A computed fold for an 80-nucleotide RNA from Nitrospira sp., annotated as c-di-GMP-I riboswitch aptamer.
Its mean pLDDT, the model's own confidence on a scale to 100, is 78.
The sequence was found by an Rfam model in a public genome assembly.
It matches the Rfam family "c-di-GMP-I riboswitch aptamer". Rfam describes the family as follows. GEMM was predicted in a large-scale screen for bacterial structured RNA regulatory elements.
[in-house]
C1' cells in the first nucleotide's frame, strides 16, 4: 500500500428513555443514563422512509431521517 475486525488499548458516537428548549409537522439543540457501532466519522447526489402545502388517488414544490441501502471522501487502533 492491500485485506481481515477474534482479544486489548487510547479515545469517539449515541438507538431508546427523560428533563428542558425550539419547529405547523417530519424533526432538531443541550443535560443524564446507556441498546449498540470500527466508520454509528463527513456529506446528502442516488434509491427508500417520513412530514407540510397544493392536489383528489398520483403527481408538483418545499423540507426532514439517513443508526435503512448500495456508491463516494477521510480516519484511529490491532492482525496478516
Nucleotide at each position: 500500500g492491500g485485506c481481515u475486525g477474534a482479544a486489548a488499548a487510547a479515545g469517539g458516537c449515541a438507538a431508546c428513555g427523560u428533563g428542558u428548549c425550539u419547529g405547523u409537522g417530519a424533526g432538531g439543540g443541550c443535560g443524564c443514563g446507556a441498546c449498540g457501532c470500527a466508520a454509528a466519522g463527513g456529506a446528502a447526489g442516488g434509491g427508500g422512509u417520513c412530514u407540510u402545502u397544493u392536489c383528489u388517488g398520483a403527481u408538483a414544490a418545499a423540507g426532514a431521517c439517513c443508526g435503512c441501502c448500495a456508491a463516494c471522501c477521510u480516519g484511529c487502533c490491532a492482525g496478516c